[in-house]
Molecule: transfer RNA
Organism: uncultured Clostridia bacterium
């Protein structure tokens, strides 16, 4: 300089172009003489930025930015 693979909730990750969801943590509740464990429920998202294609983009496509791996 050129290739590839990632970016989604506090973290670690799902999502056939058609309401973006689990676990773990957080708070709140049962349970207990009290913690832990265990059960149950709330809450939480500008999907890296910025543009395109579509009725419709987390998904396609184009620059960008980071961050990992290869060539040179």
């Nucleotide at each position: 300089g050129c290739c590839u693979c990632g970016u989604u909730a506090g973290c670690u990750c799902a999502a056939u172009g058609g309401u973006g969801g689990a676990g773990c943590a957080c708070u709140c509740g049962g349970c207990u003489g009290u913690u832990a464990a265990c059960c149950g429920a709330u809450a939480g998202g500008u999907u890296g930025u910025a543009g395109g294609u579509u009725c419709g983009a987390g998904c396609c496509c184009u620059a960008c930015a980071c961050g990992g791996g290869g060539c040179g």